[in-house]
RNA sequence: CGAGUGGGCCGGGUGGUCGCAGCUUCACGGCUGAGGAAAGUCCGGACUCCACAGAGCAGGGUGGUGGGUAACGCCCACCCGGGGUGACCCGCGGGAAAGUGCCACAGAGAACAGACCGCCGCGGUCGCGCGAGAGCGUGGUCGGGGCAAGGGUGAAACGGUGGUGUAAGAGACCACCAGCGCCCCAGGUGACUGGGGUGGCUAGGCAAACCCCACCCGGAGCAAGACCAAGAAGGGCCCGCGUCUUCGGACGCAGGCCUGCGGACGCCGCUUGAGCGCUGCUCGCGCGAGGCGUCCGGGUAGGUCGCACGCCGGCAACGGCGAAGGCGGUUGGCAACAGCCGUCGCAGAUGGAUGAUCACCGCCCCCAGUGGGCACAGAAUCCGGCUUACAGGCCCACUCGUCAC
Numbered sequence: 001c002g003a004g005u006g007g008g009c010c011g012g013g014u015g016g017u018c019g020c021a022g023c024u025u026c027a028c029g030g031c032u033g034a035g036g037a038a039a040g041u042c043c044g045g046a047c048u049c050c051a052c053a054g055a056g057c058a059g060g061g062u063g064g065u066g067g068g069u070a071a072c073g074c075c076c077a078c079c080c081g082g083g084g085u086g087a088c089c090c091g092c093g094g095g096a097a098a099g100u101g102c103c104a105c106a107g108a109g110a111a112c113a114g115a116c117c118g119c120c121g122c123g124g125u126c127g128c129g130c131g132a133g134a135g136c137g138u139g140g141u142c143g144g145g146g147c148a149a150g151g152g153u154g155a156a157a158c159g160g161u162g163g164u165g166u167a168a169g170a171g172a173c174c175a176c177c178a179g180c181g182c183c184c185c186a187g188g189u190g191a192c193u194g195g196g197g198u199g200g201c202u203a204g205g206c207a208a209a210c211c212c213c214a215c216c217c218g219g220a221g222c223a224a225g226a227c228c229a230a231g232a233a234g235g236g237c238c239c240g241c242g243u244c245u246u247c248g249g250a251c252g253c254a255g256g257c258c259u260g261c262g263g264a265c266g267c268c269g270c271u272u273g274a275g276c277g278c279u280g281c282u283c284g285c286g287c288g289a290g291g292c293g294u295c296c297g298g299g300u301a302g303g304u305c306g307c308a309c310g311c312c313g314g315c316a317a318c319g320g321c322g323a324a325g326g327c328g329g330u331u332g333g334c335a336a337c338a339g340c341c342g343u344c345g346c347a348g349a350u351g352g353a354u355g356a357u358c359a360c361c362g363c364c365c366c367c368a369g370u371g372g373g374c375a376c377a378g379a380a381u382c383c384g385g386c387u388u389a390c391a392g393g394c395c396c397a398c399u400c401g402u403c404a405c
Stems, first nucleotide, its partner, number of pairs: 001401010012361007020033005035376001039387002042385005047221004059217005064078005079093001080091004094212002099210002101206003116151002118147003122143009159177006178202001180199008225305004234259005240253005261297008275287004309322005325344008362374004366369001
C1' cells in the first nucleotide's frame, strides 16, 4: 500500500426568538424535557392481585461442559463437529445398540435388505467348428439354481484396500486401516483428549415425529391494583329545526319519555286495590303486590394514586440514608462479572409535551444558486437481555499478500 476479520463509538453542533409539557415561586422568573434502538412485545425479573400444607400426575419450557447473574432461552470461557491459507466464522450441540413411526422421486431393493443389467454351474434344445467315432470347444434359446464382485438408481444401497478361497463369489477366512461397545492407564473441576488391551466383523438418517432422560416452571397482568365518589340545574333514548361536513357524522336549539343495585328504619297499601297503562282531567276498562321517604353500604360515569429511582423526616422549598441504576477510579478474575471508594441533574403530560424559525459552522446531493437535504425512528409501570431498522462518519486490535528499509 492492497485485500480482509473482530470489536467499540458518534448519530449534526453552538447561539437568539417564539411556542408546548412537568416541577417550583405570592409574583417576576428559574430548572428540566426521547433513543441506540424509545420499535417487535420474543425471553427473564421487579411490582400488583388471586390461588397455595407437602408430594405426585397432566401441561409448557430448556438441552455439550464449567462459570456469571436478581433471573433468563442472555453473557463469558472452554469442548466437540463443520468452513476458511489466516485473523476468524457457523452449529435448533442430550438419547436413534429402550420402544413405536416415517424416509418423497428414481430404483430390483430404503431397514427382518434386494436381484434389473451382469457373473457362474446344471438340465433340455437348435446351430457352427474340429474329429473316423465316442466326444471336445463355442454361440443362441428355454427351464431351474448359485452369487453379490462390476454396472445402473438415489440425499442415502448394510465398512475400505489387498490377499486366501471358489464354478462364480462373499468378513466365508486372513493382514492392515477406519469406526463402534467394554475394560485399564495418564491429563483435565468437567465436556473431553491421548495411549494400551479386548470383543463381534460393522452399527443408515429423522427426536423442529411420538417418545425416553435430566433440570426449570402456580395463574393473570399497570385495562395489574388501591382510594375518593355524582346524579333531575345531571345523564340516556326518540323526534323536529338550524349550522357545518371528509357524506361517516359532529354541534346548537325546542319538544316528548325514562332515571341503576343492596340493606335498615318509618309511613301507606295488599282483592274493601297503593301504584301503573289507555290518558291532560273525570268516568270507564285493563294490569296489579308492592309504593314512597330518610339513612347506610357497595358501586357505574368521572377523578386521584400506582407513576417517574426508592425509603424516612418536613405544610412546602428541602434535608438525610440507600439501589439489581449511570459515570469515574481501584482491587480480584483469561473473561462475563464481582468487591471497595468517590460522584450524580434521572421526561412523565392520557386531546399524551419534547416543536418551529433565524444566524453561523460541519457533512451530503445536483440542474452550481440568494438552491435542496441531514439515516432509522420516537417514551406510555419500570429494569436486564435478545431480535429487527439505520444515511454518513470515527477509533482500536488482529490476519493474509506485495514492496521498501

Bacterial RNase P class A from Propionicimonas sp., 405 nucleotides, folded computationally. Its Rfam family is "Bacterial RNase P class A". Its family is annotated with ribonuclease P activity, tRNA processing and dimeric ribonuclease P complex in the Gene Ontology. By type it is a ribozyme. Model confidence (mean pLDDT): 76 of 100.